[in-house]
Context: one part of a larger RNA
RNA sequence: GGCGCAUGGUGAAUGCCUUGGUACUAGGAGCCGAUGAAGGACGGGACUAACACCGAUAUGCUUCGGGGAGCGGUAAGUACGCUUUGAUCCGGAGAUUUCCGAAUGGGGAAACCCAACCAACUUAGUCGUUGGUUGCUUGACUAGUGAAUCUAUAGCUAGCAAGCGGUAGACGCAGUGAACUGAAACAUCUCAGUAGCUGCAGGAAGAGAAAGAAACAUCGAUUCCCUUAGUAGCGGCGAGCGAACGGGGAAGAGCCCAAACCAACGAGCUUGCUCGUUGGGGUUGUAGGACUGAACAUUUGAGUUACCAAAGAGCGACGUAGUCGAAACAGUUGGGAAGCUGUGCCAGAGAUGGUGAAAGCCCAGUAGACGAAACGGCACUCUCUCAGUUCAGGAUCCUGAGUACGGCGGGACACGUGAAACCCCGUCGGAAGCAGCGAGGACCAUCUCGCAAGGCUAAAUACUCCCUAGUGACCGAUAGUGAACCAGUACCGUGAGGGAAAGGUGAAAAGCACCCCGGAAGGGGAGUGAAAUAGUUUCUGAAACCAUGUGCCUACAAGCUGUCGGAGCCCAUUAAUGGGUGACGGCGUGCCUCUUGCAGAAUGAACCGGCGAGUUACGAUUGCAUGCAAGGUUAAGGUGGAAAAACCGGAGCCGUAGCGAAAGCGAGUCUGAAAUGGGCGUACGAAGUAUGUAGUUGUAGACCCGAAACCAGGUGACCUACCCAUGUCCAGGUUGAAGGUGCGGUAAAGCGCACUGGAGGACCGAACCCGUGUCAGUUGAAAAUGGCUGGGAUGAGGUGUGGGUAGCGGUGAAAUUCCAAACGAACUUGGAGAUAGCUGGUUCUCUCCGAAAUCUCUUUAGGGGGAGCCUUGGGAAAAAGAAUCGUGGAGGUAGAGCUACUGUUUGGACAAGGGGCCCGUCAUGGGUUACCAACUUCAGAUAAACUCCGAAUGCCAUUGAUUUAUGCCCAGGAGUCACACGAUGAGUGAUAAGAUCCACCGUGUAAAGGGGAACAGCCCAGAUCACCAGUUAAGGUCCCUAAAUAUAUGCUAAGUGGAAAAGGAUGUGGAGUUGCAUAGACAACUAGGAUGUUGGCUCAGAAGCAGCCACCAUUUAAAGAGUGCGUAAUAGCUCACUAGUCGAGUGAUUCUGCGCCGAAAAUGUACCGGGGCUAAGCAUAUUACCGAAACUGUGGAUGUGCACUACGUGCACGUGAUAGGAGAGCGUUCUAAGGGCGGUGAAGCUAGACCGUGAGGACUGGUGGAGCGCUUAGAAGUGAGAAUGCCGGUAUGAGUAGCGAAAGACAGGUGAGAAUCCUGUCCACCGAAUGACUAAGGUUUCCUGGGGAAGGCUCGUCCUCCCAGGGUAAGUCGGGACCUAAGCCGAGGCCGAGAGGCGUAGGCGAUGGAUAACAGGUUGAGAUUCCUGUACCAGUUAACUGCGUUUGACGAUGGAGGGACGCAGGAGGCUAAGCAAACCUCACGAUUGGAAGAGUGGGGCCAAGCAGUAAGUCAGGAUGUGAGUCAAAUGCUUACAUCCGGGUUGACAAGCUGUGAUGGGGAGCGAAAUUACAGUAGCGAAGUUGCCGAUGUCACACUGCCGAGAAAAGCUUCUAAGGAGCACGUUAACUGCCCGUACCGCAAACCGACACAGGUAGUCGAGGAGAGAAUCCUAAGGUGAGC
Repeated sequence: GGCGCAUGGUGAAUGCCUUGGUACUAGGAGCCGAUGAAGGACGGGACUAACACCGAUAUGCUUCGGGGAGCGGUAAGUACGCUUUGAUCCGGAGAUUUCCGAAUGGGGAAACCCAACCAACUUAGUCGUUGGUUGCUUGACUAGUGAAUCUAUAGCUAGCAAGCGGUAGACGCAGUGAACUGAAACAUCUCAGUAGCUGCAGGAAGAGAAAGAAACAUCGAUUCCCUUAGUAGCGGCGAGCGAACGGGGAAGAGCCCAAACCAACGAGCUUGCUCGUUGGGGUUGUAGGACUGAACAUUUGAGUUACCAAAGAGCGACGUAGUCGAAACAGUUGGGAAGCUGUGCCAGAGAUGGUGAAAGCCCAGUAGACGAAACGGCACUCUCUCAGUUCAGGAUCCUGAGUACGGCGGGACACGUGAAACCCCGUCGGAAGCAGCGAGGACCAUCUCGCAAGGCUAAAUACUCCCUAGUGACCGAUAGUGAACCAGUACCGUGAGGGAAAGGUGAAAAGCACCCCGGAAGGGGAGUGAAAUAGUUUCUGAAACCAUGUGCCUACAAGCUGUCGGAGCCCAUUAAUGGGUGACGGCGUGCCUCUUGCAGAAUGAACCGGCGAGUUACGAUUGCAUGCAAGGUUAAGGUGGAAAAACCGGAGCCGUAGCGAAAGCGAGUCUGAAAUGGGCGUACGAAGUAUGUAGUUGUAGACCCGAAACCAGGUGACCUACCCAUGUCCAGGUUGAAGGUGCGGUAAAGCGCACUGGAGGACCGAACCCGUGUCAGUUGAAAAUGGCUGGGAUGAGGUGUGGGUAGCGGUGAAAUUCCAAACGAACUUGGAGAUAGCUGGUUCUCUCCGAAAUCUCUUUAGGGGGAGCCUUGGGAAAAAGAAUCGUGGAGGUAGAGCUACUGUUUGGACAAGGGGCCCGUCAUGGGUUACCAACUUCAGAUAAACUCCGAAUGCCAUUGAUUUAUGCCCAGGAGUCACACGAUGAGUGAUAAGAUCCACCGUGUAAAGGGGAACAGCCCAGAUCACCAGUUAAGGUCCCUAAAUAUAUGCUAAGUGGAAAAGGAUGUGGAGUUGCAUAGACAACUAGGAUGUUGGCUCAGAAGCAGCCACCAUUUAAAGAGUGCGUAAUAGCUCACUAGUCGAGUGAUUCUGCGCCGAAAAUGUACCGGGGCUAAGCAUAUUACCGAAACUGUGGAUGUGCACUACGUGCACGUGAUAGGAGAGCGUUCUAAGGGCGGUGAAGCUAGACCGUGAGGACUGGUGGAGCGCUUAGAAGUGAGAAUGCCGGUAUGAGUAGCGAAAGACAGGUGAGAAUCCUGUCCACCGAAUGACUAAGGUUUCCUGGGGAAGGCUCGUCCUCCCAGGGUAAGUCGGGACCUAAGCCGAGGCCGAGAGGCGUAGGCGAUGGAUAACAGGUUGAGAUUCCUGUACCAGUUAACUGCGUUUGACGAUGGAGGGACGCAGGAGGCUAAGCAAACCUCACGAUUGGAAGAGUGGGGCCAAGCAGUAAGUCAGGAUGUGAGUCAAAUGCUUACAUCCGGGUUGACAAGCUGUGAUGGGGAGCGAAAUUACAGUAGCGAAGUUGCCGAUGUCACACUGCCGAGAAAAGCUUCUAAGGAGCACGUUAACUGCCCGUACCGCAAACCGACACAGGUAGUCGAGGAGAGAAUCCUAAGGUGAGC
């Protein structure tokens, strides 16, 4: 280390439980609000953070009832209280009820700020406090006032009344109105008048009392249900949409005006008419009414729901608190009795819950009975009140007008413009009026029905935020609401919006006193308890995972980790062929999915646990079951009751008759003039229907998960783009434009020189902005950064604050760029479960059968429809099906053939014709030819689209023979439409492909076993199960490895066997053909190989042998005018040929068996499976053996069929299997009935060697501590291993990467413990910051004391962490009580379907204007705020003074001035700051050769205010007259005239001097004291001079330039109305409100998820060197970076 066992930890499954949900039933209720709602903020307790309750009368107040002993909520505790004089508590009615919110006095960033008027309080008086009132719109009226305009009216004001907002995410009516989707695309259409938005309601809403529906019969308002009916219709006549009449029910209810006419009153004028108001009258279609005439009285109905007007009382039950309410004891087990045993009792009560386990009789209750001072609605009665109702006549009058209707354009009706009626809207026209008008699906006529253009109207119907009482074959903590728990919480997001996790000690806290260890945490004892392995996230306590102990095994061993066999060792059981381990051997490439095919290196899963997918409704169809049957059956509804059952209900539906387009006829009918016909039916007798259930299907999300997208409504410009308003920033250095001045020059200019000047999208370069290159980083320090290097840096510049523009859009110096870290169309919620012919996933068992990957059609090709192939049930008929043989047929393939056709085609012969050449006097000519060549002929070929011929197989038929058992029809259900390889026959290709496409067969697919080394498709063979039986197939028999080292005969020598071609070779075996050879072959050796001649030519030469021509002859046994080598040419050596020696075979060639060469590749022999083999190779022949899940044997299971003695047995044939069909079962949860178990121990968990063919089921021990099985039926949220599934837990990687820019060392202290905390000494770092201040933002982080679990990247005694306590003090600082900019809101107003948009007056709104305090000290933490000192501003009172009261002080929301404005540049004044000092002062005098010095070191200051002074800059002023200034003006502007002035005047102005200051501060000196408070309290010197000098200030003052550079108030002044006080005078005293104020603030406190190398506006900004704010080193000050 492996396996097993035991014991633990972690973890939270499982079981049990339920306070919470969920679906409904019955009843109630269906609104609240200006008398201030809903909803909140902030408060209220002795101690109080939260929830609940309440509101300054605050954990409560009053009263009326109930109730009767304890009480002060959750919520324990301590303290203090209340209560029989009736508390707490419950109910009815009241009181109080801060602030916000419609919010309503004005404003506003909700819970805040600021007011006015009246009254009260307070004060010397302002100030302040309290109570009340003060919103807008609309309306009728009353009153007042009152324009243009005399009266009047409009308008305004006051009074009175109403409305405003919320909700219940429901229901209703209306306005507006999508898209995805479906149509397999899409446009009409559909989705759908849906979703959304908006307006307005009510408890319901809407509709509603016929100008109706119908059809020749009638009905009689509306609404809702059933049916009619998926009918009639509409419809790219596609997808789809879809009535009505009629019938059955629920409910039931009808009325009022306008008009005619009459009366009264009023008005007008054409003085007898019209109009208006009120009252009467009157309301319909068989017309009615007015009118005229007549008659009379009763009756009916209602009383707040209408008509339709009009109210009081009594009584009753009910609701909102409550009351009474029967009956059990003993024993026993136990911690506990309600269990068990025994004996009883009650019951109008045996519902339910609780009580220490399971209770009719213990408790609360239940059945039953009773009950209300007060409030509420309801029913009934009485009194009273109100309304309506007659007949006749038919002369006259009335009966709803810009209406009905028509044209055009639309909408809605089921009805898409259609023949399109009816209804509604817009627009243009436009009636009749009772002798009239409308409708009846164009229109007309007849007929019928009705009476529009005014209005009201319960019930039956829809829904449920809520209250009460209940119910469930609903859930039980991953379920059920998102939420059982302090949940719309924590958390995320700028926002709209999104949105969790989390239940259980015990009967009772009896929650462990006390002791021990430890700093603590924690643990060990003791104790409580039935139990502590029930000890505080505590019941049970599974698995992953992590440990400890132990039995067996393990250090030469190669492994999908199992299985079969098996020695040894250790145990001892559900007693059985026992369990654990496993040396060694055989065999053996996981699961799922998708695929022709996966161990696949194709997909998915880290592991474990829980959750997780064919359901439901309504139709259709088929099967089965049941009931009734020529019939079957009800629906809505009613009765009933328990939310049942049952009964009623016959409307309707299906069937009983068909045919026809229909009228219609009918066992027939249609066709037709008519059928001997023909079609469809009837006849043969005829079966349906209702319900249940199963399969499938349609419409619905329809098996589950999954888009990218589309549309609607909102939310976003804190990022970023652009714009608007208002502020702010840019060290330093350089260059030197225009212009100017001087001189020269010119007639005058131009021009030249010098100086001046200071322009510029100028130059260099910091801050600042940007981001060129490169390196690093890339699970970062950082979701865009860092280092170095770069670009711009007075401009089209950067930046702050406040605003604007919004998705069908904005913005864009333009990149499709940006619009909150993803933009070719943001985000978010909804339509919505969009759609997905696509991918993935889809959960228990067994049995029977079992495919396809083809045809055809398809905007079709990876999808579908039909057919084919599968399965299940039924049926008929009686054998049709299959196979072989026989018999009879059709055919044109293979082959073959072509003088048999059509094509192609080689050679020869013959040869017409053609070409070339020659001759010819022209010509129709003649000759000739290495030319081509038809026909014909001889020989030889060729074809998928040639055939004179022509098989085998296959196909069709068959009254024959044999063997088999299929086949057909109907109905239900499928799957399949990607195929693969092998053999054969073809095509394409290259007679390439593991290529592709057909045909036919096989196998795989969906098939295991044996062989082929391994190897879906090849060979053998088709696995029902068991066996330690036998026989074989393919293939094998030396060893691995079962079986022959078998037999016989040959071959091979190459390890050929055990990879390959053209080509090559005297490898070797076999079979032939043909030369030469005893007249001596072949080979070898010896000898010859000559002569004419150097043949001729050519050549410098050419002699056999450069080349050309010829190649004769002679001598010979033989010898070329020469086969090679060779020479300059000769020469020389050879060969052919001949002779001799030798003595038997020797050459050439053809066919064939087995071999050889040709033969080079990549990790490693690696081309037999290995060893190895000369057979253990190859060929032929023979025998034996091995070899499979085949066959056989023995035993069992099961299916189908048959038979029987029918329980069952026997026989026969079967039982591989994917998609798929069919059948039978197991298990889970719940329900009903029956019958049981359980504290003497249920469920769950755990262990075990038991049973069953399987899913599964028992039993026993342990744990556990309260519920749970069985049988028979029923109902389902009913079975998981996979979905990159969801949630939780736990591993692995791994003690690995990392610990986020940077210097620490030592000593002391504290402490349980110190690298890290404190103190000290050295050292180091920043120093235009790493210092100091401040805005935003944060929101207590600040300070003190304590703590150390977690956070802190280590540690920790420490902290920005945790706990407790404390801390922020203002007339003058910032904001408000002042002002306005951009912009926003916006009375009236304008516009718009609505919501709403714009905008005047007016208001809000700083980043700007205005505006009164300085210095010092002080705390642990605050200071321009407290204190000390010295001031100032506004107001009040008092006193004084001055001015004024008609000679008019003062006085505005009016007039005017002023406020009031750009940029760049240069010069000057001054100051801050700094430096120096031989001067002043204090301290010190070491070391040293010496020096008391010109030694060394430190320090040499001060505000506001008041008074004075002032560098300088600027330019008008006075008087009169006229005009303007909406009225006026003495003011202002302006014109003219006169005078004064250019610094002796006026305005502005830094600074300086004095005072403030006899003060403060100040180097330094320096106590006491102890429990703590030390460089603390206290004391305190000098205070001069010089230099330098700002970016500060004078001051946008001056000069220049072009882009020409806010507004309003405060302030000054003028008058008007008014008008008697006022002061812009002094002194004294007093008053002075609200908010902010701590701390961080370039950062550990803000924005970046972090204690993050990033980002963050403004102010101050020292010294040396330096131009400088660059850079380096330092001061003050800060820091040493959390391993």